[in-house]
RNA sequence: GCAAUAUGAGUAUUUUCCGGUGAGAGUGGCGAAAGGGUGAGGAACACGUGAGUAACCUACCCCUUAGUUGGGAACAACCCCGCGAAAGCGGGGCUAAUACCGAAUGUGGAUAAUUCUUCGCAUGGGGAAUUAUCUAAAGGUUUUAAUCGCUAAGGGAGGGGCUCGCGUCCCAUUAGCUUGUUGGCAGGGUAAUGGCCUACCAAGGCAAUGAUGGGUAGCUGGUCUGAGAGGAUGGUCAGCCACACUGGGACUGAGACACUGCCCAGACUCCUACGGGAGGCUGCAGUCGAGAAUCUUCCGCAAUGGGCGAAAGCCUGACGGAGCAAUGCCGCGUGAGGGAUGAAGGUCUUCGGAUUGUAAACCUCUGUCACCGGGGAUGAAUAAAUGACAGUACCCGGGGAGGAAGCCACGGCUAACUACGUGCCAGCAGCCGCGGUAAUACGUAGGUGGCGAGCGUUGUUCGGAUUUACUGGGCGUAAAGGGUCCGCAGGGGGCUUUUCAAGUCUGAUGUGAAAUCCCGAAGCUUAACUUCGGAAUUGCAUUGGAAACUGCUAGGCUAGAGCAUCGGAUAGGAGAGUAGAAUUCCAGGUGUAGCGGUGGAAUGCGUAGAUAUCUGGAAGAACACCAAAGGCGAAGGCAGCUCUCUGGACGAUUGCUGACCCUCAGGGACGAAAGUAUGGGGAGCAAACAGGAUUAGAUACCCUGGUAGUCCAUACAGUAAACUUUGUGAACUUGACGUGGGGUUCGCCCCGUGUCGUAGCUAACGCGAUAAGUUCACCGCCUGGGGACUACGGCCGCAAGGCUAAAACUCAAAGGAAUUGACGGGGGCCCGCACAAGCGGUGGAGCAUGUGGCUUAAUUCGAUGCAACGCGAAGAACCUUACCUGGAUUUGACAUAUACCUGCCGUCCGCUGAAAGGCGGAUUUUCUCGCAAGAGAACGAGUAUACAGGUGCUGCAUGGCUGUCGUCAGCUCGUGCCGUGAGGUGUUCGGUUAAGUCCGGCAACGAGCGCAACCCGUGUCGUUAGUUGCAAACAGUUCGGCUGAGCACUCUAACGAGACUGCCCGUGUUAAGCGGGAGGAAGGCGCGGAUGACGUCAAGUCCGUAUGGCCUUUAUAUCCAGGGCUGCACACGUGCUACAAUGACCGGUAUAAUGGGUCGCAAUACCGCGAGGUGGAGCAAAUCCUCAAAACCGGUCCCAGUUCAGAUUGCAGUCUGCAACUCGACUGCAUGAAGUCGGAAUCGCUAGUAAAGGCGUAUCAGCUACGACGCCUUGAAUACGUUCCCGGGCCUUGUACACACCGCCCGUCACAUCAUGGAAGCUGAUUGCACCCGAAGUCAUACAAAAUAUGCCUAAGGUGUGGUCAGUGACUGGGAUGAAGUCGGAACAAGGUA
Repeated sequence: GCAAUAUGAGUAUUUUCCGGUGAGAGUGGCGAAAGGGUGAGGAACACGUGAGUAACCUACCCCUUAGUUGGGAACAACCCCGCGAAAGCGGGGCUAAUACCGAAUGUGGAUAAUUCUUCGCAUGGGGAAUUAUCUAAAGGUUUUAAUCGCUAAGGGAGGGGCUCGCGUCCCAUUAGCUUGUUGGCAGGGUAAUGGCCUACCAAGGCAAUGAUGGGUAGCUGGUCUGAGAGGAUGGUCAGCCACACUGGGACUGAGACACUGCCCAGACUCCUACGGGAGGCUGCAGUCGAGAAUCUUCCGCAAUGGGCGAAAGCCUGACGGAGCAAUGCCGCGUGAGGGAUGAAGGUCUUCGGAUUGUAAACCUCUGUCACCGGGGAUGAAUAAAUGACAGUACCCGGGGAGGAAGCCACGGCUAACUACGUGCCAGCAGCCGCGGUAAUACGUAGGUGGCGAGCGUUGUUCGGAUUUACUGGGCGUAAAGGGUCCGCAGGGGGCUUUUCAAGUCUGAUGUGAAAUCCCGAAGCUUAACUUCGGAAUUGCAUUGGAAACUGCUAGGCUAGAGCAUCGGAUAGGAGAGUAGAAUUCCAGGUGUAGCGGUGGAAUGCGUAGAUAUCUGGAAGAACACCAAAGGCGAAGGCAGCUCUCUGGACGAUUGCUGACCCUCAGGGACGAAAGUAUGGGGAGCAAACAGGAUUAGAUACCCUGGUAGUCCAUACAGUAAACUUUGUGAACUUGACGUGGGGUUCGCCCCGUGUCGUAGCUAACGCGAUAAGUUCACCGCCUGGGGACUACGGCCGCAAGGCUAAAACUCAAAGGAAUUGACGGGGGCCCGCACAAGCGGUGGAGCAUGUGGCUUAAUUCGAUGCAACGCGAAGAACCUUACCUGGAUUUGACAUAUACCUGCCGUCCGCUGAAAGGCGGAUUUUCUCGCAAGAGAACGAGUAUACAGGUGCUGCAUGGCUGUCGUCAGCUCGUGCCGUGAGGUGUUCGGUUAAGUCCGGCAACGAGCGCAACCCGUGUCGUUAGUUGCAAACAGUUCGGCUGAGCACUCUAACGAGACUGCCCGUGUUAAGCGGGAGGAAGGCGCGGAUGACGUCAAGUCCGUAUGGCCUUUAUAUCCAGGGCUGCACACGUGCUACAAUGACCGGUAUAAUGGGUCGCAAUACCGCGAGGUGGAGCAAAUCCUCAAAACCGGUCCCAGUUCAGAUUGCAGUCUGCAACUCGACUGCAUGAAGUCGGAAUCGCUAGUAAAGGCGUAUCAGCUACGACGCCUUGAAUACGUUCCCGGGCCUUGUACACACCGCCCGUCACAUCAUGGAAGCUGAUUGCACCCGAAGUCAUACAAAAUAUGCCUAAGGUGUGGUCAGUGACUGGGAUGAAGUCGGAACAAGGUA
């Protein structure tokens, strides 16, 4: 040391008992009816406000008074046993209490009766006394003592129940509702009144001041808006109500018919062993679903508050906090100062620049927020302890401009503009509206404006909106006066006295919760926010007062109203009777072929005798003249005359009644025409219908017939532009002129009916004592157009239909009055070759030319009613030329500039090619400086870059020019005046003119552009001038103004004169002017030209030129050759030539003007049949050249497809030109077509014109020229006149037109879309009535009690039958809308028939 043994201290575990502590279950008490959520239901005493409760209750809390004695029997828990999957349940046994039950006491209380007192608001209430009956309690903690409890009663506070006044949405297309309904009596029930419930009795109750029914809705304080009055709304917060899965029910309790209690039924979800059970987030989080959309399954009981408890304390998704979301409100930041080269970049650009923009860079600073480090709360009420928020707010330090700006808009409203893209597309849009090639409107960019951690959109409410009008609208024509009267309810109501005090006014008291709003303070750094105080809360109730006004009461008055008396007027109404004219029919006479009808006709009637005419008769309807702006009536309406009955109004006189009045929802009566029913009647007229016409058609307008109907009686219907588009009554407000009735003292007065007008009103037109003026009372009606004088429903009707009367949907207008134009198959006046009167043409033929169409590789382009078409084109064989084909060129055929390089250019030659061009060669610069080298300059070539070029597009981006209305007489302005204004006036009116020309008048006075004149030509004369012109006299002469001489004449070309209605007569307004005349060359603008107002036509032209934009750039540019613009079944325009005898042909002979001419005109002469050729005098022109024809004279032809006409074609030529094939003109010979005067239709011209005849010129080599522009020669006819056609001017009128009549616009049909009505039905929701069944449960009955049973009531369920609402439905009705559909043409003008 290990092991063994022994010993003891001690430890652990288990069991029993006692004490303590803790957990859990149970008993018991209190709470759980509060707090929290939601707004389904409910139109109601639900809510709000103010009252009442003498008809009531109230746990816990406070105050006061009195008490708390003495007993008893149980049941949970617990133990044992059993059933069930579970939830859970059953049986037996033990036990405590502030649990439960008797007994005692009775301060008291309750009930019944009696007496007294007091009060009130009707029933009645309070208090006191007496009698009878009934009626309480619980103890715990603890050391005395104290404290918490318990019982009875009274009072208080707070809370609640019930009742009442007032307020509280829409629909009348909901008008009747109600049987416990309304009341009474008795009973029951309740805390309490009450039909709350039951029995009986009565038959009530509610309703147009809206019952009943349907729809919708939580109510309020407040919130939003608004100047207010109002309107809308009720989220958060606060008060009240209701609800808790849906429906019913009670239990417990002080309180519930109970959100997280119970029972039942139903729907749904879950568990299950299939037997049975469980559940209720509209508590806080969270999940799912739906949706355009709405948060964390957080921390804490620290604070505030609640429940329980003696307390410690426990519970509290109430609450305090944090989190998420720009959801809102508030505050802050994202930097500040300096900084011009006005950087770069972007954008625009007139290419100079401008702008972004002191903005940036750069320099100097600051440090909020964020970030890092350090400190660090108040809220905590304390002597001490106790903080979720939170290491948060806040403070200190640090570094560094660093990490921190977007959204919308920019056409006007409305602050803010450019570029590009796009091209009625894409798109925008709140309204108007943008977009179709120059978009401030779309998209993008730059810039700008606005707001800013936001901005914009959407939705909603109020405002503007006096656009529902109380404040605060209207109704003649814009929407709107009921068709008219009577009249109940209702509303309103003359003068005066009195009462009351309902309305009214004023004071006081109570209430009008708090919060909110407002004012003043205070606390968070400020603010939002919060707190405190005040004011306000416009209301309701009670009460005191006033008495003017309204009202009530009682009287009075006579001016309103009515009655009586007298008088005349009246198409007022009803009934009866009656007259004449006319129409038709019937009979008869005369008489014969038509009548009738129309724009013209026909149907129709008529020889069987019509129409016409005469005589007689019949019938029905309507009443000429008088007759009128006249009369009467409530309106509709009323007309021969007489009688009967009857209504109303008016005037006059005095008397009477004494407010008896006005209006009138509903209601009643009347109510044109057409229509309906029954019965009559039926002459004329005449829907429907028939026929004839007209017409594209003509179911119309016109004509011939003709039935209902129109007439009478009775009954319906109940509407009209039933209109004065003007409700009724009353009062007041300058005048003038008519008219009906009455009166009159002749001054005039009253009633009615008209016209014009003062003030005033009116949007204007207009109204204006008969108001639409100024007021009052009452009624009706309106609120954009259409849908819609409709649907559905209801009421009425025999029917037709009437009355009442929406919505969906759709449009941005619909409408009134007036203005200016334009237009009218409106009117008046006037003009024009506009018609008419004439002359000659076109349209028919051939040809020329232009156009369309067709064709083509191309037939280049433009012009297209008048106002394109012989036009651009005053000249296409090439060129022109823009087109086509082919071949070429690319800084280019042409311009400018720069750089480099070179010396060209030009001339000549060769090859190739259709040419252009390409390839190659020869020759070869100028000037200045400089000795030279070289430099510079000029002029060229080449290369390169900018650029050139474009007859490419847009005339609808433009300038300029032009056409046209139209050489028509118009178009405007200033100032003034009128009108709200557009606008008017002037400019209209009476005359006159060619004229807005002139005169006169005039709220106009003046002026401008136009007219006219001035300009040119022409007609007469004069002066000047006299060659190249002229020729009277003289001379010469070759006979030609040729020459001399001349300038008179003609002429030329410059200047003048002349003509102005100046003169006379007449007329007219004494005017302007007009008619006639004289003189004169010319007479009333002498004739002709040039000259074209404001404007219209998006007229024409980008192809004359100019020009914005776009496009193109080895091509859409440029060059070249050839072709084409000339093409030909056809159609049209403009012309030429003809068809012939007023002619053609042949011969002879006379007369002109404008012009042109040297790259030209060209004579004499010669040649040719001729075109032309040869040749060349003369002439740069009043000098030379070019110069007529028809006409006239003579002849031939003799009416025909010709001696007309000349196309076409053949042959032969001439000329121009590089070149006449496509594609020129001309000549000769030959050929010899259509055509014999032109359908419908249409053009020009009024005097030196038309018509006819020729001549010249430009362009141009030539020519398609028969065109265009000019010239001369010959040289007419006709115009009564303004009815008609066309165009225009002025005035007026109508208008639904204003793109302006080529306008506007209606309906059917067809198509598409949309909403809606009807509809056999079908489906759903909701509800009434009748009945069946009937859970739970209360109550009642049976039972001593429990259990249980029965009965009444009753949720859900079921059956039958109604109502209402919604959805759907074959088919069907209309409606609305829609760039280009069909048919017509209804309306707007006299809309073509108002």
RNAcentral holds the sequence, with entries from SILVA. A computed fold for a 1394-nucleotide RNA from a metagenome, annotated as small-subunit ribosomal RNA. Its mean pLDDT, the model's own confidence on a scale to 100, is 84.